[in-house]
This record gives sequence, structure tokens and C1' cells, in this order.
RNA sequence: GCAGGAGGUCAGGCAAUCGCCGGUUUUUGGCGUGGCGUCAGCCGCGGCGAAAACGGGAGGAAAGUCCGAGCUCCACAGAGCAAGGUGCCGGGUAACGCCCGGUGAGGGUGACCUCGAGGAGAGUGCCACAGAAAACAGACCGCCACGCCGCAGCGAAAGCUGCCGCGCGGUAAGGGUGAAACGGUGGGGUAAGAGCCCACCGCGCGCUCGGUAACGGGCGCGGCACGGCAAACCCCACCUGGAGCAAGGCCGCGUAGGUGGACGCGAUUCGAACGGCGCGAGCCGUUCGGGUCCAAGGGCUGCUCGUCCGAAGCCCACGGGUUGGCCGCUCGAUGCGACCGGUGACGAUCGCACUAGAGGAAUGAUUGCCCUUCUUCGGAGGCGACUCCGAAGCUGACAGAACUCGGCUUACGACACCCUGUGACC
Repeated sequence: GCAGGAGGUCAGGCAAUCGCCGGUUUUUGGCGUGGCGUCAGCCGCGGCGAAAACGGGAGGAAAGUCCGAGCUCCACAGAGCAAGGUGCCGGGUAACGCCCGGUGAGGGUGACCUCGAGGAGAGUGCCACAGAAAACAGACCGCCACGCCGCAGCGAAAGCUGCCGCGCGGUAAGGGUGAAACGGUGGGGUAAGAGCCCACCGCGCGCUCGGUAACGGGCGCGGCACGGCAAACCCCACCUGGAGCAAGGCCGCGUAGGUGGACGCGAUUCGAACGGCGCGAGCCGUUCGGGUCCAAGGGCUGCUCGUCCGAAGCCCACGGGUUGGCCGCUCGAUGCGACCGGUGACGAUCGCACUAGAGGAAUGAUUGCCCUUCUUCGGAGGCGACUCCGAAGCUGACAGAACUCGGCUUACGACACCCUGUGACC
């Protein structure tokens, strides 16, 4: 120099001029309203403008809205089922599917990176094509034993040997198929073979040591039994109520007023008033008030149970109108610095700071100087890749808050430092 890896920082600066959006103060215009008034006006308040001054005005992702929370309302949301999510171990955190540290597996020459990492000896299901056979394995070619036909050779003959073929068996070494073929390599063994036997490796089980654990090391036993898929159903463990700032609250005002319909003029009990009957205790009836219970209907945002409301009520529909003002709203699991604890994520303490609050939405433009990237030219240095100085031109990416945080993901420019591999030169 080239090709990479890891974490980090910044997000152009200053000045002038002209603009944009809020805020405060002062002056001022007209409008509304109240008071005083000698009817000329004067004073106060409200909101709507205008001008001036002062002060403020986007991000690392403000984005996607994918997770987790705060906050708010729904009846503080209970139980079971269903549904959904998460899934090695330990830690961090308000919480998380995030982060940190570790384990295992995989990738890379390496710095380093990645993870769809619970369970397949509970059950069900699937394993395309190819192939003989794909899970209660199987035999196409091949190899081997035996029997038989034929041919050839040897032999006096019986017969023996070889080859081809057929039949019946053995085998799973070798070939071939496949993503995957029922352990692998080597040796012994055998008719040929085979965990049939042995050594090592793998696997399983047991013991033991280390570690909080995931897991790792060692020793012994077992001759191999137990293929893969859970991002197939499923099983196990843990987690999850819903809707969202157009939440929601206050003022104004229309949850009004109106029309139609459904549902008890329910049952029981207590009290009061009135009327009736009775000699009386009291009884009966009507009306009003209170309590309890149960319907129709409705709420509890999947279902069931359960529970709540349930007649001056509640439910269903028609119809009816505001898109006004204020609050919520930015001081918060906040940021920065120091120091301490921790390998780290992070936590404790102390100090300092306050930095848009908003409506379909402001934060910009021009010029000059400086800085940055790149290119070209000139000069200097170096063996060289290249470096330094000067000038000119070009360039400064992605992108835009909308209740607020913690993450993840995506988009994207520049810089410095550390590390890896490698070429050339010294």
C1' cells in the first nucleotide's frame, strides 16, 4: 500500500444580510365589554393583530412502529379452557424477544464472526426424486458354499479340475442410489463375510473430580441397542386482561330535548298514611318509602363459570353537532463530569445542567473566510509503494420531533486509534 476485523467519536464552524415558528417585555391598531363623565372623551379588562428589543428553536437514527415499559381510561381485570409468545447457563435491568459474561455447535489462514441451542429411549405423523431397501429394514450388480445341465482338460475307469448357465442358500466387505443406508478406521477371523473378536475413536450408562450452572476432565462397564424432522402436531417450563395522548380531565356544550320499539304494572319483607271489617289482639285493601331475591336485556373486548347493573331505570334503533379553548405536555427509570464497586452489562455516592413542546407541523436561504472529502496542476523529499507544501475546482451523506422513555432493525458520510492477513521496499 491492498484486503479485512473490532469497538469509538463527530454529524461542518464563524461572521454579515434576508427570512420562518413559539415565548417574554414595551409601544400601538381596530373590535367586544365594564366603569366614570362637564357628553369632548378618559380609565380598566378580554381576546385578535402590527412593530421593536431580548431570548429559544430536531436526530443518531427524530424513521420502521417490531419488542418492552411509564402514563390514562375501561368493573383494579377473579378461576378454568382456548389462543399467543419466549426457550443452553449465570448475571444486568422498571421491564424485555434487549444487553453483558460464559458453555456448546458451526464458519474463517487469521483478527474475529454466527446461532432456527428445551424434549425425537410420552404419543401421532412425515421422510419427495433416485434406489434392492427410507424405520418391526432390505439384496440390483458383486462375493461365497452346496446341488444340477452343458462344454473343455487330465485319466484305463471311478472320478478330479476349470469355465458358462440354472436352482437353493449364506453375506453386507466392494459397486451403485440418495439430504440421510442401521457406528468409523486398522487388524484378526471366515467358505465368503459380519462388533464375530481385539485396539483406538464415536455413542450410551455408571462412578468420580472441577464449575453456582450450562458443561468439561478422568476412570470403569456395555459390542452398538438409540436414523432425521418439533420453523409438523405435540410435551415440558415460564410469561401475557383490553384499548391507546384522536388516551383522558376541565370549561363551553347536545350523554340534552325529541321519535319508535323491547323488558316486571314480578316475588318477599319492614315502616308510615288512608279506607274497610272486628268487642278486641288484629286482619284485608290502596298509596308512598326502604331492604332482599330473581327475570328480559346489557357490561366485564375469545368461550364457560363467576360477578356487576337492572323501572324517575336500562337496552336497541332513528334523528340531532360541536371539530372551539385550557390541561395532559415535557424534570425524567434525564443528561454530563468526577470517584468507588464490578471482567462486563450495570450499580452506589457527590457535583453541575435544564435543552422544541405544536396546528398537519417552524428550525431556512445567500455571500465571504476557515475546516473536511475527492480530482487536477506545480514544487520538494523518497530506491519505491507514497508523503509533505501551495493553487484551482468539486464535495459535506442519511434524513425532519408530534405524550414520554429503554431496546432492536433499517438508511447513511467522515475521522482517529487498535488488531489480522498479505505484496513490495529498507